[in-house]
Molecule: RNase P RNA; transfer RNA
Organism: Pseudomonadaceae bacterium
Parts: sequence; structure tokens; C1' cells
RNA sequence: CGAGUCGGCCAGGCAGUCGCUUGCGCUAACGCGUGAGAGGAAAGUCCGGGCUCCACAGGGCAAGGUGCCAGGUAACGCCUGGGGGGCGCGAGCCUACGGAAAGUGCAGCAGAGAGUAGACCGCCUCGCGCUCGCGCGAGGUAAGGGUGAAAGGGUGCGGUAAGAGCGCACCGCGCGUGCUGGUAACAGGGCGCGGCUAGGUAAACCCCGCCUGGAGCAAGGCUAAAUAGAGAUCCAUUGAUACGGCCCGUAUUGGAUCUGGGUAAGCCGCUAGAGGCACGUGGUGACGCGUGUUCGAGAUGUAUGACUGUCCGCGACAGAACCCGGCUUACCGGCCGACUCAUUUU
RNA sequence: GCCCCGGUGGCACAACUGGAUAGCGCGGCCCCCUCCUAAGGGGCAGGUUCUAGGUUCGAGUCCUAGUCGGGGCG
Repeated sequence: CGAGUCGGCCAGGCAGUCGCUUGCGCUAACGCGUGAGAGGAAAGUCCGGGCUCCACAGGGCAAGGUGCCAGGUAACGCCUGGGGGGCGCGAGCCUACGGAAAGUGCAGCAGAGAGUAGACCGCCUCGCGCUCGCGCGAGGUAAGGGUGAAAGGGUGCGGUAAGAGCGCACCGCGCGUGCUGGUAACAGGGCGCGGCUAGGUAAACCCCGCCUGGAGCAAGGCUAAAUAGAGAUCCAUUGAUACGGCCCGUAUUGGAUCUGGGUAAGCCGCUAGAGGCACGUGGUGACGCGUGUUCGAGAUGUAUGACUGUCCGCGACAGAACCCGGCUUACCGGCCGACUCAUUUU
Repeated sequence: GCCCCGGUGGCACAACUGGAUAGCGCGGCCCCCUCCUAAGGGGCAGGUUCUAGGUUCGAGUCCUAGUCGGGGCG
């Protein structure tokens, strides 16, 4: 200097004017003063939890989710570390990664044969025929060719008419056993057995382990107001509802639809929290513990905007509605740190 | 707030339990027929199956993420 990998951060600044929402103070009121006022994703609603109600939630089936190992966490499908596999020269990155010898299913076309294999060409043996190196017939053969995404271990030697785990050696594979390292996944040796039977697909059904009760702040509670515990039809007492998949169980005693009326106003829930930052400390790390410090949207037709000046790099994606932890997606440009590769120079 | 369904030529729809050239009608273009047009007959073109990634030998179909549209309940 070029190319690249990983992690973190910023998201226009300052000043002025006019507005919007809201806390507090003043005022009889109108208003005035003063303070505060979106994000890293507030988003998608894809997961998990808190909170609330229904039995502070029970038993079974079903259904759904999840899937190497260990740890973190309130919890998770998240995160961290590790193992196996794949990609990259490398820093590093990706990984739905349990089971196919429990069972069922599927594999078009091509091809002789597609899952208890298979003779199309070829090779070999025998028989017959003749125009004498071919044809026909019977059989053997998976070494070679060909088809296919996939053809039922590989190399070599022996063996054979030609061949073949047919036999043997080595490598690979599977099973059993024991050793070493590791918490484990797993890795590496040893011994024995099996000639190999056991191909692929589970983001096909399924099996196994683990997890999940339902609903959601319009949850739910309080106050006020209003009124007709009105009428009709249907279902039903082994019922119905809570309980929104089903059964058991528990509790309650009606339930559903329609007609015709009433009310539809306010408060709480509501924002200080599994919060941020710094230091110390344990841990490889996610994270935990301790101390100190710091903070202030909370609306309910729903606020956070516009203009001017100036500076720079000319400013992207985008707007809270109960809260929090993640994931995913969107995003102008820029900064910082660690590291890798290549070239040149010293 | 909580959920569900769909996207296939220009338009309306198919495609079964994943299977190879994604099909049909209308429309478009060309030709024939007619004096001309319509109707009729023949032929042709036109598809990144909403987008991206994955599973699989193989994806319109299965899975994940996004995007657009429609619908339901309170």
C1' cells in the first nucleotide's frame, strides 16, 4: 500500500422563532412561568417470560414444538464454550446434527436390472449348423462397457473355463469388549467376532427423549350512572357452563340465538426496571456476585413538528400504546479496536 | 390486540400423496374463408409459478425468512 475477517460505537451538531403532549408552581378564570418528551431496530408478531383472570392449573389421550454435548438464564427455538461434518491459503464462516438392523410408504424418465438385485453389450464353457469365423440354442459370470441422482465396499495377490469375499493380506465398515484422554458429545490405540448381511429419503408417515393448561391490558379491578333478574324460540338434567381439542376430575346450576330496551363517564392497572454506567471479584466465555452512582414519554382520536441562520461528511431505515429477554427483517455514511493474506522495502 | 387464508402468461382458473414438455378458456399475433367485417377453421408467441435461501436425485407442491393482497374474532 492492496484485499479481507471479526467485534463495538455514532445515527447530524449548535443557536433562535412559532407550535404539540404532559408533570409541578402561580392565578377566580383566560393563561403565564419552569422542567421533561421515541429507537437500534420503537417494525414483523416469529419464539420465550413477567403480570392478570379462569381451580395460584390436577390425571390421561390427542395435537403442536424441539432434537450432537456441557453450561448460562426468569425462560427460550436465544446465547456461550466444545465435538462431528462442510467451505476458505488464512483470520474465520456455515451447520433442522436423535433413530433408516421397530414398521409402513416413495424413487418419474432412462436402463436388462431400483432394493429378499440384475445377463443389454461383453467374457467363458458345452451342443448343433455351415459359406470356417460366424450364427443358433443351453448354461455360467457382476472383472469391463452402457443407463441413472443412486447399480449392493476398495486395492493387490491367489484362484478359475471365465469370474466372483470364492480364499487371503492391507485399508474401510458394522457389532461386542476393555484401555487412555475428556464432566460429556467425542477422539485415539488394543483384542475378539462378522466376508459385508445393514443403500437413499424422517423439512414422508412414524419411533424415541424432552417441553407445552387456556386466554390476553378491550387482561383485570374500583367508583359513578342506568335499568325490565322483560319477552319469544331451541337445547338439556348421563345435560349445560367455567373448560376455546376430547375424556376423567373439580366447581356452579341453567345455556344458546333472536326481539325490544338501558348504559357507553371517570380512576387504577401505567411505567424504577430480570434498568443503565463505573469499579472490584469468580469464570476460557455467555454470565453471576458485591459496592457505588445514575435515571424520570405514559397518551386514549392518541403528543415529540415546522421555519431561519451557521458548521460538517449534507444526514439512511424508520414513530412508543402493559413491560422485558431474544430472533428476523430494513438502514446514507462514518469512526474505533483486534486479526489474516499478498506484494514491496528495511 | 389475537388469528386465518391466498399470490401460477394480459385476465379468470387447473395441476391428486413431490416426478420432469406447468395445462384449459378468454384475450393477442399470423394465415385461410368473405366483396368487407363478425362468426368459423388452422397455426404461433407469451410463465424466473410473489421474492430470497434451504431439504431432496428432483419443489408450483415441503421448511425458513420476507413482501403484497384478502378475510375473521374481540